[in-house]
Molecule: small-subunit ribosomal RNA
Organism: soil metagenome
RNA sequence: AGAGUUUGAUCCUGGCUCAGAACGAACGCUGGCGGCGUGCCUAACACAUGCAAGUCGCGCGAGAAAGGGGGGGCAACUCCCUGAGUAAAGCGGCGAACGGGUGAGUAACACGUAGGUAACCUACCCUCGAGUCUAGAAUAACCUACCGAAAGGUGGGCUAAUGCCGGAUAUGACCACGGGGACUUCGGUCUCUGCGGUGAAAGGUGGCCUCUGCUUGCAAGCUACCGCUCGAAGAUGGGCCUGCGCGCCAUUAGCUAGUUGGUGGGGUAACGGCCCACCAAGGCGAUGAUGGCUAGCUGGUCUGAGAGGAUGGCCAGCCACACUGGGACUGAAACACGGCCCAGACUCCUACGGGAGGCAGCAGUGGGGGAUAUUGCGCAAUGGGCGAAAGCCUGACGCAGCGACGCCGCGUGGGUGAUGAAGGCCUUCGGGUCGUAAAGCCCUGUCGAGGGGAAAGAAACGGCUCCGACCCAAUACGUCGGGGCCCUGACGGUACCCCUAAAGGAAGCACCGGCUAACUCCGUGCCAGCAGCCGCGGUAAUACGGAGGGUGCGAGCGUUGUUCGGAAUCACUGGGCGUAAAGGGCGUGUAGGCGGUUCGCUAAGUCUGAUGUGAAAGCCCGGGGCUCACCCCCGGAAGUGCAUUGGAAACUGGCGGACUCGAGUCCCGGAGAGGAGGGUGGAAUUCCUGGUGUAGCGGUGAAAUGCGUAGAUAUCAGGAGGAACACCGGUGGCGAAGGCGGCUAUCUGGACAGAGUCUGACGCUGAUGCGCGAAAGCUAGGGGAGCAAACAGGAUUAGAUACCCUGGUAGUCCUAGCCCUAAACGAUGGAUACUUGCUGUGACUGGGAUUGAAUCCAGUCGUGGCGAAGCUAACGCAUUAAGUAUCCCGCCUGGGGAGUACGGUCGCAAGGCUGAAACUCAAAGGAAUUGACGGGGGCCCGCACAAGCGGUGGAGUAUGUGGUUUAAUUCGACGCAACGCGAAGAACCUUACCUGGGCUCGAACGGCUCGUGACAGGGGGCGAAAGUUCCUUUUCCCGCAAGGGACACGAGUCGAGGUGCUGCAUGGCUGUCGUCAGCUCGUGUCGUGAGAUGUUGGGUUAAGUCCCGCAACGAGCGCAACCCCUGCCUUUAGUUGCCACCAGGUCAAGCUGAGCACUCUAAAGGGACUGCCGGUGAAAAACCGGAGGAAGGUGGGGAUGACGUCAAGUCCUCAUGGCCUUUAUGUCCAGGGCUACACACGUACUACAAUGGGCGGUACAAUGAGUCGCAAACCCGCGAGGGGGAGCCAAUCUCAAAAAACCGCUCUCAGUUCGGAUUGCAGUCUGCAACUCGACUGCAUGAAGCUGGAAUCGCUAGUAAUCGCUGAUCAGCAAGCAGCGGUGAAUACGUUCCCGGGCCUUGUACACACCGCCCGUCACAUCACGAAAGCCCGUUGUACUAGAAGCCGGUGAUUCGACCGCAAGGAGAUAGCCGUCCAAGGUAUGACUGGUGAUUGGGGUGAAGUCGUAACAAGGUAGCCGUAGGAGAACCUGUGGCUG
Repeated sequence: AGAGUUUGAUCCUGGCUCAGAACGAACGCUGGCGGCGUGCCUAACACAUGCAAGUCGCGCGAGAAAGGGGGGGCAACUCCCUGAGUAAAGCGGCGAACGGGUGAGUAACACGUAGGUAACCUACCCUCGAGUCUAGAAUAACCUACCGAAAGGUGGGCUAAUGCCGGAUAUGACCACGGGGACUUCGGUCUCUGCGGUGAAAGGUGGCCUCUGCUUGCAAGCUACCGCUCGAAGAUGGGCCUGCGCGCCAUUAGCUAGUUGGUGGGGUAACGGCCCACCAAGGCGAUGAUGGCUAGCUGGUCUGAGAGGAUGGCCAGCCACACUGGGACUGAAACACGGCCCAGACUCCUACGGGAGGCAGCAGUGGGGGAUAUUGCGCAAUGGGCGAAAGCCUGACGCAGCGACGCCGCGUGGGUGAUGAAGGCCUUCGGGUCGUAAAGCCCUGUCGAGGGGAAAGAAACGGCUCCGACCCAAUACGUCGGGGCCCUGACGGUACCCCUAAAGGAAGCACCGGCUAACUCCGUGCCAGCAGCCGCGGUAAUACGGAGGGUGCGAGCGUUGUUCGGAAUCACUGGGCGUAAAGGGCGUGUAGGCGGUUCGCUAAGUCUGAUGUGAAAGCCCGGGGCUCACCCCCGGAAGUGCAUUGGAAACUGGCGGACUCGAGUCCCGGAGAGGAGGGUGGAAUUCCUGGUGUAGCGGUGAAAUGCGUAGAUAUCAGGAGGAACACCGGUGGCGAAGGCGGCUAUCUGGACAGAGUCUGACGCUGAUGCGCGAAAGCUAGGGGAGCAAACAGGAUUAGAUACCCUGGUAGUCCUAGCCCUAAACGAUGGAUACUUGCUGUGACUGGGAUUGAAUCCAGUCGUGGCGAAGCUAACGCAUUAAGUAUCCCGCCUGGGGAGUACGGUCGCAAGGCUGAAACUCAAAGGAAUUGACGGGGGCCCGCACAAGCGGUGGAGUAUGUGGUUUAAUUCGACGCAACGCGAAGAACCUUACCUGGGCUCGAACGGCUCGUGACAGGGGGCGAAAGUUCCUUUUCCCGCAAGGGACACGAGUCGAGGUGCUGCAUGGCUGUCGUCAGCUCGUGUCGUGAGAUGUUGGGUUAAGUCCCGCAACGAGCGCAACCCCUGCCUUUAGUUGCCACCAGGUCAAGCUGAGCACUCUAAAGGGACUGCCGGUGAAAAACCGGAGGAAGGUGGGGAUGACGUCAAGUCCUCAUGGCCUUUAUGUCCAGGGCUACACACGUACUACAAUGGGCGGUACAAUGAGUCGCAAACCCGCGAGGGGGAGCCAAUCUCAAAAAACCGCUCUCAGUUCGGAUUGCAGUCUGCAACUCGACUGCAUGAAGCUGGAAUCGCUAGUAAUCGCUGAUCAGCAAGCAGCGGUGAAUACGUUCCCGGGCCUUGUACACACCGCCCGUCACAUCACGAAAGCCCGUUGUACUAGAAGCCGGUGAUUCGACCGCAAGGAGAUAGCCGUCCAAGGUAUGACUGGUGAUUGGGGUGAAGUCGUAACAAGGUAGCCGUAGGAGAACCUGUGGCUG
């Protein structure tokens, strides 16, 4: 520090996800030791048991028992001493308000920070001053009587105090009044002083005899110490007040009656509406009041580069709470965790009458939960309470226990060791790897185990003693200081050290597709499963599971959860808004923010210095202590903050003065669809009246509905009425936007130009507010010509709720009032300044020139086009910025859900504004690129259309296919590019299928082991055959032999075999686009990039063929050419071919000699290249025409098929991975089937006839084939054919007859002398065999069919059409196929249209690429949400009721010790009662939140459901926005707007 993920690829935007660190954690697997930390985050749920706050006898009274000892008594028993002034209890004092726990509540002066208190308190402690005199009455304990189950209580009696009370005294203190001074926030405060008033106290212990008394000594007394009282001051701790800081929601916008203030009082330690009476009507709030939700706050902690963000467990500070709610008492302090009272809930005890309790103290229990420990030891240390002290108490604390919960440290060994052992895994079978790893050998001894030794934490206090000082009458006592000795350890015999033995007891977890370090095998087969994101798994999974290996970390490792980071993804540091999300529809203007030049003052901001504070701990730095580290200790720094104070004065602010350039004012001028209301004009449509006139008009793609003989349309004249204003008219003008268009006058707003004047910053922006705001729509009233939602009809269509047509109502128009939205767009907020240019246009002014206009130059304002720098993701913007800057406002933060729901608000309504969440997805987007596609465009080509000729589709038959059938009808091929295709030939065979019968090393083959010596052949039985069984015959080579080898058979084994599966695992081959002209590369250049350029452009071509141009220059695969056939010529050659000349010869015939001229044959050459001429063209390429030539512009034909596409075809040609099968899916055999037949389709044949049929006659080919063959002549047969066998391995012989044609005769338009299917009979041939199921022949039979609907195919010349011939396959079988020749046309204007293709361009939401994508209803499943009659809980407001305990007030006839009084009585107190306030509770009515709810609404998601086709291309009616109506649905239509 980044990475993955949107696309075919790219750049950008943007979300999601990951890598890091952390944790009071939990869970899974695993687990050796130690140290230091840490441990109920949930139920502030309920708690058994024990402990957690007592102490003081030096405040006081009283005072046991057991036990021990002694006495009396016979004994029971009793007395005394001791135990002991002890225990327990009581009065009293101090403490219990600390310490410890928890975070429920609290959004607050609760907390933090800085201040204030002149508005206050402070027990114990320290210092100082003054005092401590005198008198009295009670009451616990105790005794006694009684009540109660208990808890507890009542009456009577006794007694003490440092308990309580009266009096005296009063330096201070407090109160009132008077005077003076200082300070002051002017309220007051402090201080000096005069007079008057009020108000205290308690003793205890030790010592002593100086003074007095009795007098060993003690008391008064003295003295010391501890107390007590009144003051002052300090310290400490607190109360109260204030500035600032510290959550979310505005879908909480208004809140408030003690409310805000005043006066007077009450209350408090103290200010204060804190409380009360009266008076006034205030107070708070968009700088967020009030309400709701959430939350203890902080030092700090985690993260981060920082700024920030998150957090507040342990430790520390503060606050709040103590079962829930309320209340006071005591006290210095509480409204009190281990106190009280009351109410409530809960638990427990009970004799049913009543009582008791509060672990959010330490342990512990139950419960909850994913989850959190011992009912331990000790007061030795530290700290606290009490005490004079010893000491007691202390679950604070110190320790120990449990938990890898965290951090830190250590170990599980070290060295050596290659036959690279065994074994595992992999393997290309060679080997590789685990791996120096192990074993083996040599060492070491941490931890653990055993044994031994052994600290520090301890120093005080105290006791004894010595010395000194102080106190005092005192050498006493006491206090203080110093020295010596003594006492005290929970942890714990622990840390630590030594010794002994022994490598001995101690390694796991996660991961290995990319991100992200780490790869193979097996299993599985969209299953099981994985997954943080992208995504893996459908038979070869580095992604699942296992294994081997590897990687990472290591007593841990992973997972989950949470926080920060990465995220510049809320952007202060540090983002954006033309098209990605995002500029408000426009103006006006309030608050606010910001603001020109200059001078002076000020010092709020700002800067600087100082001071105080910012607790400690923590972080950081330095040092030190535990062996190191974690940890701990000491010191420093820091703590960016706040406050006070001194200073500076540039900038901002404030105050004052001045200025003119910002802004405004006045004058003059011209331009303009700027606005409002009024008047007025012509053209056109429609309607009405009349005339002329006659059969149509109208409308459309074509029609129809409609109108018209009752006279339309057309035409003329007249009239009515409404709406809109042609031409001018223009990226012209005006306006803030919406918007504004005939002419005219009136009223009125703004901008601009010119030259000056004046004011003197008056400015810019603008939340809320206010106003304006197209169209549609609404209300009321008018108006209504045309147009026209809805509606009706006609068409179109599968349907057509549409597009088209005929009608037509709201509406469109006017007035008044609403509505307030648009693609309200430049998708671009406003203002100011700055930054190269060119060129139009509108307005005004000036200048030169001119008679003037026009034109030219310059300035300002406006409005356009193109472009520099710069900016931008790109497109693009570019002085009218999207550039460079400043100021202000608005808005955005992934897509969907959704501009929806709920709430609020506005509206008559429609609806507008504001505006979520659950849930869901891993994207949704922008720009550009390459393709593909378009019912886009341009150019061009092709039998593509057109022009022609002949067909198919109808018939019959053949053949293939589908379907059906079947035991089987084997399999494959399926648009073109499957269907006379694989198959160039299924009766058996083929044959793969079916039925049945057999075989199992197998029908064929290889290796090895063993056996036999054969196997084959011949014959017999069974059998349909295969096969099986029996008989018979039978080996070879080497070697003396043993034996070996070859061959064959048998047994066994390793391989076999498979037309079984997968053509979507493959090779090879093939089809197709397409013989279309294309497909690419190197270097360079351009672009952020994908890519582009080249290859586009202008011409031209059959062609990316060539030329020219050009940021391209070259090159490759294709094209063309080279090859073959054919067309002309030459040369060579001359049999089997040929025959011109010569000769012979025949009925005839190259039949023969001769010849090789010609034809021909088959080899080599020539020839054609736009070479020549003319024209066109760019001095090009090329094209057109011509000459010559057998042939002319590629002469004709063939072979040849670029990069690639279709997961095209083929595992059944062959090859081949994997899988399956192995007495069968192999193999042999017989029979059957592939030949079925209601049908449907393709491809053919034959026809329907006279351009023909029949009969007869007569010509002319070429390619080919032939010895398992072709077969002649001749004979027989009507014929198929038979007999026959010459000749021929073929330019020799044969097949072989060519046919159409031509000549002649006949038929005469008919189901025929057309047509030949079908069927019968009789035959021929092949073959083992023609039944299923061959071909052919003869005779007979004589079906359909009279030229074929929609539709569709081929062909551009030796072509189509037509005619026959040959061949392959093949025993036989051809209407198929492959070839061959004969005869031999018509037409092409042309490229609009159909199909296919090429190039350029355009649009795109497609990229599996239009057979694409994609929308909505409906149906089903499921999920979350809204509404809903209601029902239920919670919180809360208001009103009323209620009124416990308690404080306060009143009363007080009850009761009462202290004081007064002889007494009666009084003063005072008090029970009770009454009242104010008030908790729980109750009633009523609201508000809010939540749960639930029949039914209902839309939404999301889901593999293949239904209906349509809305959108993306001109998406087939351009789309979209607002609005209104309509419709199964997407949608359609009207109206206005936008171009995206």